[in-house]
Description:
The part of an RNA shown here (small-subunit ribosomal RNA, 5' domain) has 553 nucleotides and comes from a metagenome. Its Rfam family is "Bacterial small subunit ribosomal RNA". Its family is annotated with ribosome and structural constituent of ribosome in the Gene Ontology.
Context: one part of a larger RNA
């Protein structure tokens, strides 16, 4: 000089955009962050209102108020439940890793991929439980235990087809464990839901077979998309770390994985790495990028985006396409909370918040209107993701705090060769305008495009101009933010400090002090006329910030 997630003094008017736990990966009260489907399936209240009759009590004999009960309505809804998708995304953190972890390039003839998309075949017929619930029970709770009933797109057989795998010999490939067709053999599938309907058939007149549309299901294939595992190369320190290695280098057989592999195992055989620095040590998350510099090079990785680890600490495995799963399950540890002492219950490095510790880092806010995600046919529900608002001058930007006249050069301060000048100085004050932001009163977008729903045309498919699918136009409808901007009102009114003035370094005189008190980035000021310490007038710089302090170049 530039930077900067800063932080500390002093002082602070406004907006826009960004940006804020860098330390203790320390504990954590509280409310939220993962749900959704009734078009996959069985159950199924209640509050409250109605009507009926009954008993009781008062009665003006017309009723009134109460108990307890039936039934409809709320409502086939709230709500648990079984199933199905999804919860492995999204959002946090860098503790650990020096590693094929990252980066870049390949290689998979060693692989998987739910949803999504292409194309083909098919969805036949049965059959057993089980959860809610219902009774009876245990326990303080968490929960859980017998018996009984019921359902499905939930379990499970059977047929039946592709396929899988082994096996033989042929072709193919540059080439192994490639690929193709062919023989034998073994194993293997599926489920319904909704909506229409014309002619037949049954019919308990509710439908049901049967046609069709659709959304599933099942086996195979295509592709897209995520991943998975192998390699060459590349990027920290120390040699005051010189030898390290027995599943260790290899090789056959066997396991196990979606898939090579000592990944696991028996047996053989000694082999492997290393001064081109192995092993140990310390440090660190990698990278796009950022800062800096002309560059080369140096530092850094905080927001944004890409990989990677981890979720109180350690270990394990289940479920699924997908995990060794933050808001899941199991052991074991420390911790902190219930407890009838017998046993439970938890995991903020999700979003606020709240303790600590520290030089320091914010609201227990608003909405799902937009994007975006899970689910559903939709409608929609959910969503601390996200979009928005609120604090912080923490950072860059922009705006403004007034314009113009206007010498009696007022007054006061200060200097001062002291009746007198000289400077603050058009500066004030007076005169005359302006209306930024800021206040007040009104108007007012753009972010909204859908989807959906009703109507028009339309294609294919169908007996059908029925219904549903797709197109294509048209109408209705939706904004959390909470504005932006316009117009109008008033009024210069509300809105300027900071550091420095000896040289680097722009900017000088008086007084006080007297090697004292004190300044200082470096040179060095101060011992009686200090432009360097205090005040003060006066200049100089930057400016809603200015300085000092870290830290990098």
């Nucleotide at each position: 000089g530039g930077a900067c997630g800063a932080a500390c003094g002093c002082u602070g008017g406004c907006g826009g955009c960004g940006u804020g736990g860098a330390u203790a990966a320390g504990g954590c009260a509280u409310g939220c962050a993962a749900g959704u489907c009734g078009a996959a399936c069985g159950c199924g209240a209640a509050c409250a209102g109605a009507a009926c009759a009954a008993c009781u009590a008062a009665u003006u004999c017309g009723u009134u108020a109460g108990u307890a009960g039936u039934u409809c309505u709320u409502a086939g809804u709230a709500g648990a439940g079984u199933g199905g998708c999804g919860a492995a995304c999204g959002g946090g953190u860098g503790a650990g890793u020096a590693a094929c972890a990252c980066g870049u390039g390949g290689a998979u003839a060693a692989c998987a991929u739910a949803c999504c998309u292409u194309u083909c075949a098919g969805u036949g017929g049965g059959g057993a439980a089980u959860a809610a619930c219902a009774u009876c029970g245990g326990g303080a709770a968490a929960c859980u235990g017998a018996u009984g009933c019921u359902a499905a797109u939930a379990c499970c057989g059977c047929a039946g087809a592709u396929g899988u795998c082994a096996u033989a010999a042929c072709a193919u490939u540059a080439a192994u464990u490639u690929u193709g067709a062919u023989u034998u053999g073994a194993c293997u599938a599926a489920a319904g839901g909704g909506g229409g309907g014309g002619c037949u058939c049954c019919u308990u007149u509710g439908g049901g077979a049967c046609c069709u549309c659709u959304c599933g299901c099942u086996g195979a294939u295509u592709g897209a998309u995520u991943g998975g595992u192998c390699c060459g190369c590349g990027g920290c320190c120390c040699a005051u770390u010189a030898g390290c290695u027995u599943g260790u280098u290899g090789g056959u057989g066997g396991g196990g994985u979606a898939a090579u592999g000592g990944c696991c195992u028996a047996c053989c055989a000694a082999g492997g790495c290393a001064a081109c620095g192995a092993u140990g040590g310390g440090u660190a998350g990698c990278c796009g990028g950022c800062c800096u510099g002309a560059g080369a090079g140096g530092g850094u990785g905080u927001c944004c985006g890409g990989c990677c680890a981890c979720a109180c600490u350690g270990g394990g495995a289940u479920u699924g396409a997908g995990a060794u799963a933050c808001g899941g399950c199991c052991c074991a540890g420390a911790c902190u909370c219930c407890u009838u002492c017998g046993g439970g219950a938890g995991g903020c490095a999700g979003c606020a918040g709240u303790c600590g510790a520290g030089a320091a880092u914010c609201u227990u806010c608003c909405a799902c209107a937009a994007u975006g995600u899970a689910c559903g046919a939709a409608a929609g529900u959910a969503u601390g993701a996200u979009g928005g608002a609120g604090c912080g001058a923490c950072g860059c930007c922009g705006c403004g705090u007034g314009u113009g006249u206007g010498a009696u050069g007022a007054a006061g301060g200060c200097u001062u060769u002291a009746u007198g000048a000289g400077u603050c100085g058009u500066a004030a004050a007076g005169c005359a305008c302006u209306g930024u932001c800021a206040g007040a009163g009104g108007g007012g977008a753009a972010g909204a495009a859908c989807a959906a729903g009703c109507g028009u045309a339309u294609a294919a498919a169908u007996u059908a101009u029925a219904a549903g699918u797709g197109u294509a136009c048209g109408c209705u409808c939706u904004g959390a933010c909470g504005u932006a901007c316009c117009c109008u009102c008033a009024g210069a009114g509300g809105a300027a400090g900071c550091u420095c003035c000896g040289g680097c370094u722009a900017a000088c005189u008086c007084c006080g002090u007297g090697c004292c008190a004190g300044c200082a980035g470096c040179c060095g000021c101060g011992g009686u006329a200090a432009u360097a310490c205090g005040g003060a007038g006066g200049g100089a710089g930057c400016a809603a910030g200015c300085g000092u302090u870290g830290u990098c170049c």